[in-house]
Context: one part of a larger RNA
This record gives sequence, structure tokens and C1' cells, in this order.
RNA sequence: GCCAACGAGUUGUCCGUCGGCGGCUAGGUUAAGCCAAUGGUGUAGCCGCAGCGAAAGCGAGUCUGAAUAGGGCAUUCAGUCGCCGGCGACAGACCCGAAACCGAGUGAUCUAUCCCUGUCCAGGUUGAAGCCUGGGUAAGACCAGGUGGAGGACCGAACCAAUGUGCCUUAAAAAGUGCUUGGAUGAGGUGGGGAUAGGAGUGAAAGGCUAAUCAAACUCGGAGAUAGCUGGUUCUCCCCGAAACCUAUUUAGGUAGGGCCUCGCGGUAGGCCGCCGGAGGUAGAGCACUGGAUGGACUAGGGCCCCCACCAGGGUACCAAACCCAACCAAACUGCGAAUGCCGGUAAGUCGGUCCGCGGGAGUCAGACGGCGGGAGCUAACUUUCGUCGUCGAAAGGGAAACAACCCAGACCGUCAGCUAAGGCCCCCAAGUCAUGGCUAAGUGGGAAAGGAAGUGGGAACGCCCAGACAACCAGGAGGUUAGCUUAGAAGCAGCUACCCUUUAAAGAAAGCGUAAUAGCUCACUGGUCAAGCGGGCCUGCACCGAAAAUAUAAUGGGGCUCAAGCCAUGCGCCGAAGCUGCGGAUUGUCUCUUAGGAGACAGUGGUAGGGGAGCGUUCCCCGUGCGGCGAAGCUGUGGUGGAAACCAUGGUGGAGCGCGGGGAAGUGAGGAUGUUGGC
Repeated sequence: GCCAACGAGUUGUCCGUCGGCGGCUAGGUUAAGCCAAUGGUGUAGCCGCAGCGAAAGCGAGUCUGAAUAGGGCAUUCAGUCGCCGGCGACAGACCCGAAACCGAGUGAUCUAUCCCUGUCCAGGUUGAAGCCUGGGUAAGACCAGGUGGAGGACCGAACCAAUGUGCCUUAAAAAGUGCUUGGAUGAGGUGGGGAUAGGAGUGAAAGGCUAAUCAAACUCGGAGAUAGCUGGUUCUCCCCGAAACCUAUUUAGGUAGGGCCUCGCGGUAGGCCGCCGGAGGUAGAGCACUGGAUGGACUAGGGCCCCCACCAGGGUACCAAACCCAACCAAACUGCGAAUGCCGGUAAGUCGGUCCGCGGGAGUCAGACGGCGGGAGCUAACUUUCGUCGUCGAAAGGGAAACAACCCAGACCGUCAGCUAAGGCCCCCAAGUCAUGGCUAAGUGGGAAAGGAAGUGGGAACGCCCAGACAACCAGGAGGUUAGCUUAGAAGCAGCUACCCUUUAAAGAAAGCGUAAUAGCUCACUGGUCAAGCGGGCCUGCACCGAAAAUAUAAUGGGGCUCAAGCCAUGCGCCGAAGCUGCGGAUUGUCUCUUAGGAGACAGUGGUAGGGGAGCGUUCCCCGUGCGGCGAAGCUGUGGUGGAAACCAUGGUGGAGCGCGGGGAAGUGAGGAUGUUGGC
């Protein structure tokens, strides 16, 4: 892991409260006990028939109160006893699960320490004190040699330990093994006997050890401790169908009351559209108010400068209040002010499982994303927090390549029938290589900004132009004059000033290159050639650049696509879903009809938590009725029936019991609980 069996809302209570059914009824009913005992008896007790008050008490009233006042609660409304069911209370109370707490005991054959009594430590090394001899000294000290054999001394087996590392890691082993290493006469090792224990022992102290268990051992008991926590909770079908909010909480993952769901009873009230009436200060707007803020004008005050013995005075391209002008800003500004929404009224229509009240039963109080209106944040976040609507939650189907929350659309069942929605119609892939007119050349489409650009289409103007524009080519581009100044020079062209006049078709006291300065080459401007458009802005469509990322194209799902299979506009057709329709069937509610069996019409039938309803099956009991050695149950095939749980017939096997109808009672349904036991 699989298979089988077992495995979770039960039982008790002269309890409470609702409902169903039944008995009796202003009454209902007994409890213990007793007797002639599936029945009697028993009237203590309980509930009801009256309430109010803290109470004395009074009583259809009473309490408060001075009150004959007001007000509160009563006075109208049938109960009670059983059986069954829903829920609650108290009990282990749906089942399994702690970490722990307490009591009484059992443990020191492991291990810690201690006590008694034994035992063990190959071999080698070093050579303390003391002693002896010699030297030495006044005597000593002291020195040398010898002797001696000390030491938590040295090396190293046994023995004890365990430093590093390899192996082992479903081990040979629930701590080992190989190599290596520490101690090895000591605070040494070890045998036997004995002592100390659970908030206690023992501890050269690590919270170590106290029998593979230790920040409080183990066994049994209190005990089914408690668990606002996790997991699990077993057959079927039908109807309805939530919540993730408010308030409170030693409360925040719990709970209570309310909200939202369901069932019953009773009301006839509700929603939407139109019209009428009403409250309001948001969006927007505005600047009189409260504040903010820019420029100007005006002008107090101040700064600075001048002047000044003082007092004064003058100036101001400085700062600046108030007032004025112009143009602005505001959630906590408003002399304005919507749309929606909200409240009330009204008439027709329309929609209802629409609304209100009372009562029984819940679940929910972690919500998520999207649109819109705000706050917080960075006008960040699959961010957070409100309001409002939608979807998911609890919703399948089609689309968005894939994709709870986006778009379309809400699945009772069947159907090899039809029409559509979103979205699509070249191939993958169902349907247009559809029609008409444009645009794009970038594979833009098929990712992105500021910004950049003779890309290209459209539009409305303006300027120049056959008296010839624009481009190109030919020619001219002059004179006073080398303007004046400056300068070494300054001659159109270093710089400063001025920028005139003349001749002209036209030509600047010169726009650029150039020279030391001249010179020289162009330009503006003019004529000619040519010949018909040219120029710079504005608005707008589509495109271009801007454009760098990590395994591999990889920024259309892919192929592939260019008068498109891209984009814009218009039109027709088609495809496309569990939507809608046709046909057949089931079921729920309401209504109508009914021969009472049923038939028909209309509207429904997605669904988690959850409420309500109807059934299937299992074991046992009672009553009735059957089957069975001519073969029961069970097992295993086959065929059939029912809307499901399921059921029937029959072959084989099996070898002795078993069904059906009506009723009753439950140890009554298994896939899950790291479920329990067994098997594999």
C1' cells in the first nucleotide's frame, strides 16, 4: 500500500421547550406502596383555572403615590397526561488524540556515590630522601663515589578509557568495527556482599545518572482528566438555500444577540417603470467668507544709500501688510450646485419562493478578485482599508492558447434535429482565401515612454508663379571707397562706430571660405536658358528610431500571412454553448377538470454550510402467510425490472435452513480518522 472484519449524535431524567398523533377537558394526572397483578387500587404531590407588589397584603385588579391623577403589570386568548419526533439542560454526551496533575505502589541485577570483604596491574626506564665511604671545615655547611629504591615519575602489554579518521547507517551491533590515540602504583581497575529513590536519591556538576525511559523513573489507579485545537463521522432521491457583516467580549481562528437561510402558522402588506411632492451640500463650478498662492499697480512699515548737532529731509532695479487690477488653488473654504441614490404619495401594467409578524431548526462572524467612488502607499504591489455593483465562494457549459474571480451564459433527463451569444470563419480547427472603399511596407500587426525624423496618406489655409515661380545651367554681382576709427597693416569679411549716396536689370559700407594686408572663390540681389508648379508652417491617419538578460526560436497558441490571413469603414452570409427552440420523458408548486384512478394548463427543477420532505437496505421481535434434501442461506455466472438506494428470475456451486405482507425495536449502511485487528 491493497483486501477483509470492526470503527463515531447514543442512553438515562415522575427535566425544559416546540411540533405531530392520541385520551380526558375547567380540569388533567398519579408517585411510592398495596392487591385477586399484561389489570386494578392508591388523590400525597405536580400543572392549570388570577393577578399585582420587595413584602405585609389586597384582589379583577394591584403597585407607585397625598391623590378618587398619571403611569407599570395584569384583566379578552384551554389546559393537562401520554407516545413519537426536533432542540436544549445535566451527565464522558458524536468518535479518536495530548503535553500534564494527583494518589498508592515497584525498582540501585543498568548507572551515580558510599560501606564491608576479596582480587588485579608483563616487561623496561629514571634514580628522591636516608644511609655508607672518601674529601672538606674549628665544627658545620658542602663536594664526590657508592648504597638505597621515592614518585597522582617515564616508556609500554594485560586492564580501563575513547583523540582523530575510514567503514557501518532496512548495521554483525537500538552506539559496533578497523587504524590511530589517553591512563596504565593510582583521586587506579575489578569480583562478591550491602546502603541511599521520585520533588526524592546520587552527582570531581554534563541537568548527568536512577534498568535501551529523566528539567522530575516505572506500574496501576483518579480516568472516558481537560483539549475554544487537528483529524474522522458510513445508504438514496426530491424542494429551498446562506454567510465570511454589525454590536459586545482577558475578545480577535472562540462565543452571544442582531443580519442573511430553512420549516410551520397568520397577515395582504412588497419590488420595478411613469407622474407628483420632499430632505440634502457630493461631482462640477466659484473666490463674497476661511485660508493658500503668482504678477502688476498703489502704499504703511522695515532694510540700504545720501544728508544730518538734534528734530527733520531726500533717494531706492531691496523686503513688504492693507487696499485695487488680472489670473489661480482647497477633504476639514461656499454668496452656487447637479446626475444618481434616499423618503413619501399616486394610477395602470408587470414581477413574484415579493413583503410583514409570531414560533421550531440552522449555518455563518479567516473571504477573494474585477468595475466604479475614496483613504493609506510611490495616483507601487496578486498591497492594505471603507462604500457600491458583479462574479467566484457554492457554477458546470462556450470564449480569452493554457488561466476560481474577465467576456458570453446559469447544466431536471434523453435526442446522429434547428436558431443564436461572446468569440470567430487560410491550415491545425466548425464556419467567407466573402463583397466594396481606403491605409500600412514596419512582419508594424504580434510588448513600452519622453524625445527625434524631407517615411507615407488625408484636410483647411497662407506665400511665390506663364508679366515664367522652385531646382539646375550661362552671365552679371558695379562706382564714390582701401567708408570712418583703430592698427605695423585692417582694403566688405580682428575689433569699434556708422550702414549713406550714385550708376543700374541687379549688386549688402557685405552672409561664408580665403590673404600678413591686398588678391582670389562663393552668397544675397538681377538678366538669360528651360518650362509648370514651388515653398514653409498648422490639423490629422498609419508607419520609423528610441528598444539590453540570463538552458532554446520563446513579446501572434503554432504553421504561415503583405491590394493580407494586418489596420480603418460599410455590408451580406455562415460557424459557434449544457443559452433558446422542436420531439419524448421525470418531478415540484399553483390552478382547472375529474368517473376520485387520474387528466390538462402555466411556471419551476446548478448548488457548499445548512433547513425541510420522501424512500431503499441490514439485524432482532410480534401477528399473518409461505418456501425448503424433488435442495434453504451463502458464493459465482446469465437475463431482466425500478427515478435512486436496490430488487426479481434462472444456471452452477453449496448442503439446512429461509422469505413475503402488516407492525415494532435498533450495537442499522464505511474509503478515508499517520484509524483498530488479521491476511497478503

Large-subunit ribosomal RNA, domain II from a marine metagenome, 680 nucleotides, folded computationally. The prediction has a mean pLDDT of 88. Rfam family: Bacterial large subunit ribosomal RNA.